[in-house]
RNA sequence: CGCUCAUCCAGAGGGGCAGAGGGAUACGGCCCUGUGAAGCCCCGGCAACCAUCGCCGACCUCUCGAGCGCAGCAGCAGCCACAGCCGCAGCGCGCGAGGCCAUCAGCGAGAAGGUGCCAACUCCGUCCGAGGACCACCCGGUCACUCGGAAAGAUGAGGA
Numbered sequence: 001c002g003c004u005c006a007u008c009c010a011g012a013g014g015g016g017c018a019g020a021g022g023g024a025u026a027c028g029g030c031c032c033u034g035u036g037a038a039g040c041c042c043c044g045g046c047a048a049c050c051a052u053c054g055c056c057g058a059c060c061u062c063u064c065g066a067g068c069g070c071a072g073c074a075g076c077a078g079c080c081a082c083a084g085c086c087g088c089a090g091c092g093c094g095c096g097a098g099g100c101c102a103u104c105a106g107c108g109a110g111a112a113g114g115u116g117c118c119a120a121c122u123c124c125g126u127c128c129g130a131g132g133a134c135c136a137c138c139c140g141g142u143c144a145c146u147c148g149g150a151a152a153g154a155u156g157a158g159g160a
Base pairs, nucleotide, nucleotide: 001159003158004157005156006155007154008153013043014042015041016040017039021032022031023030026126027125028124029123044118045117046116049114050113052109053108054107055106057104058103061099062098063097064096065095067093068092069091070090075088076087078085079084122152127149128148129147130146131145132143133142134141135140
């Protein structure tokens, strides 16, 4: 930054300075706050996004094994009738075993790295949809009642 993806009902606070606000923004609600807000500093903690490590799997590739198929006699050996056939070797196919590197997916570990976070679901609503309740003769209306979604925002990882 009119960019992309993931997550956002869990978790985790003391001290010092400071001195009146704070909960992103607007409005509304509801809270926190002189028993000291924001901000800054120190210490502590939470979590596990990135990074790290381990396990497992997939893919790629290599080696080996047995098997099947193809072709050939102008590679080697054998049977044999100058034909022909078979074995090794050759080519191909899938299967099994093992190994290395990279990538990807899953699971896990730790908390020494890069961040983040430490009142209340991102404090709640606002926009859309569904349901519910209430009012009303009808059209319809009301509701901080519930659920889902969007928008906006936050954090991380990337991109420009």
The RNA shown here (SAM riboswitch aptamer (S box leader)) has 160 nucleotides and comes from a Candidatus Nanopelagicales bacterium. Its Rfam family is "SAM riboswitch aptamer (S box leader)". About the family: The SAM riboswitch is found upstream of a number of genes which code for proteins involved in methionine or cysteine biosynthesis in Gram-positive bacteria. The sequence was found by an Rfam model in a public genome assembly.